The prediction has a mean pLDDT of 75.
A computed fold for a 372-nucleotide RNA from a Chitinophagaceae bacterium, annotated as Bacterial RNase P class A.
It was read from a public genome assembly, where an Rfam model found it.
Rfam family: Bacterial RNase P class A. Its family is annotated with dimeric ribonuclease P complex, ribonuclease P activity and tRNA processing in the Gene Ontology. The family's RNA type in Rfam is ribozyme.
Of the family's consensus pairs, 97% are formed in the model.
RNA sequence: AUUAUAAAACGGGUUAUCGCUACGGUAUUUUUACCGGAGAGGAAAGUCCGGACAGUAACGAGCAGCGCACUACCUAACGGGUAGGCAGUCCGCGUAAAAGUAGGGUUGACAGAAAGUGCCACAGAAAAUUACCGUCCUUUUAUUAGGAUAAGGGUGAAAAUGUAGUGUAAGAGACUACAGUAUACCCUGGUGACAGGGUAUAAGGGCAAACCUUGCGUGCUGAAAUGCCAAAUAAGCAGAUGAUUGAGGGUGGCUCGCCCGAUGUUUGUGGGUUGGCAGCUAGAGGUGUUGCGUGAGUAGCAUCCCAGAUAAAUGAUAACCAUUUCGCCGAAGGGCGGGAUACAGGAUCCGGCUUAUAGUUUUAUAAUAAUU
Numbered sequence: 001a002u003u004a005u006a007a008a009a010c011g012g013g014u015u016a017u018c019g020c021u022a023c024g025g026u027a028u029u030u031u032u033a034c035c036g037g038a039g040a041g042g043a044a045a046g047u048c049c050g051g052a053c054a055g056u057a058a059c060g061a062g063c064a065g066c067g068c069a070c071u072a073c074c075u076a077a078c079g080g081g082u083a084g085g086c087a088g089u090c091c092g093c094g095u096a097a098a099a100g101u102a103g104g105g106u107u108g109a110c111a112g113a114a115a116g117u118g119c120c121a122c123a124g125a126a127a128a129u130u131a132c133c134g135u136c137c138u139u140u141u142a143u144u145a146g147g148a149u150a151a152g153g154g155u156g157a158a159a160a161u162g163u164a165g166u167g168u169a170a171g172a173g174a175c176u177a178c179a180g181u182a183u184a185c186c187c188u189g190g191u192g193a194c195a196g197g198g199u200a201u202a203a204g205g206g207c208a209a210a211c212c213u214u215g216c217g218u219g220c221u222g223a224a225a226u227g228c229c230a231a232a233u234a235a236g237c238a239g240a241u242g243a244u245u246g247a248g249g250g251u252g253g254c255u256c257g258c259c260c261g262a263u264g265u266u267u268g269u270g271g272g273u274u275g276g277c278a279g280c281u282a283g284a285g286g287u288g289u290u291g292c293g294u295g296a297g298u299a300g301c302a303u304c305c306c307a308g309a310u311a312a313a314u315g316a317u318a319a320c321c322a323u324u325u326c327g328c329c330g331a332a333g334g335g336c337g338g339g340a341u342a343c344a345g346g347a348u349c350c351g352g353c354u355u356a357u358a359g360u361u362u363u364a365u366a367a368u369a370a371u372u
Base pairs, nucleotide, nucleotide: 001368002367003366004365005364006363007362008361009360010359012321013320014319015318016317017316018315020039021038023036024035025034026033027032041343045354046353048352049351050350051349052348053222054221055220056219059257060256061255062254063253065218066217067216068215069214070084071083072082073081074080085110086108087107088106089105090104091103092101093100111213112212116211117210118207119206120205132153133152134149135148136147137146138145161179162178163177164176165175166174181202182201183200184199185198186197187196188195189194226278227277228276229275236269237268238267239266240265241264248260249259250258285304286303287302288301289300290299291298292297323340324339325338326337327336328335329334
């Protein structure tokens, strides 16, 4: 320098003319005319999470269900974010080769296997109540028959913790020394997860993204929510059931308590209304700056008001600029000309997550080439 991968940011701007539109204002009998500032996104998408807000007459308990799961912090909250711890893995360091090492990157669906149940194919003698080869002892014509063994070999992802020694017929944590694993306690450091050290005890390992156990949390519905106004109709007809010893109901399911409840409750059929207003955009808001914090963020000060529609508007042209690409000129700075700009568009609002994305820039890693 080029290419590839991963992550992050941006993803057009200004002026003018014409056009479209809601809102505000003025005029107008209505129609309409004029003026004013304004007019889509980083994802507006998915509808996956969390809330604000509204309703559910006043409530309560339990079970099931669902969600989360190392520690601390941020936040209105979250299954989100930031920082750290531990573990795996890659690079680097180290070594004869290893062991090791938290220096850097990256991943973790990170509570529990000492409550219980269950699984570990094939191979292998055996996957936990091991004996195929081998070794040792006795016996026999003969590894023929019997016994002992788990140190050596084989199988496998994994074979009863490792090394050395004592001991033994041969062996074995059988015993000893030094280590390793797990658990408990103590000391030091840390807010903490944990780290370092010491003592004691114990014995197969893995899987909970197997069932399960533990801890913490959790009403539901949803803007077509909900509230108000106007208008209209037939509190129609038929059936079932009940009346205080309680039918039925009380916004996810079940049970219990508690409460409402009598021209009641419920099933079928039929009729009227389909109009308007609010909710509806001034906010957990944006921008700039200063301080605090490793950071996510947070506090102060200043400043701004940026769609509010209801069949649903936001476009076209011209010039200049920005980014980029190609060609030409130039020693260089640069100049001239042509072209290009993705994914895609609100409907109660906000914070996250996930998905789509031409091109440019930044960071990291790998490969190739050249130079020193």